[in-house]
RNA sequence: UGAUCCACCGCAGGAGAGUCCGGCUCGACCGGACGCCGAAGGAGCAACCCCCCGGGAAUCUCUCAGGCACCCGAACUGCGGAGGGGAG
Numbered sequence: 001u002g003a004u005c006c007a008c009c010g011c012a013g014g015a016g017a018g019u020c021c022g023g024c025u026c027g028a029c030c031g032g033a034c035g036c037c038g039a040a041g042g043a044g045c046a047a048c049c050c051c052c053c054g055g056g057a058a059u060c061u062c063u064c065a066g067g068c069a070c071c072c073g074a075a076c077u078g079c080g081g082a083g084g085g086g087a088g
Base pairs, nucleotide, nucleotide: 001088005084006083008081009080010079011078012077013076018034019033020032021031022030023029035068036067037066041064042062043061044060048055049054
C1' cells in the first nucleotide's frame, strides 16, 4: 500500500400462498373452521472428521415462529459507504 473474506448502513432488484361462515363501523377490519406458502428468524440431516460423545451445509426438509389484497417485511444479487482483517 492493501486483495479474498466478515459484520453494519444506504440505494436498486426481489417469489410464494385462501376458501367458507358469522359480526360489523361493510375495510384489505374482527372472530371461527378448515386449507395453503416459505426467502425474516428457528429447527433437522448427507458426505466427511471423530474411539465414543460429538462436530458437520443449503435455495434440501420441518413449518415452532412468520406469512396468504396492497404496503411493510423478505433469503439472495448488484452498486456504494465507513469499520474489522491482513493475502500479495
The RNA shown here (Glycine riboswitch aptamer) has 88 nucleotides and comes from an Actinomycetes bacterium. The coordinates come from a structure-prediction model, not an experiment, and the mean pLDDT is 84.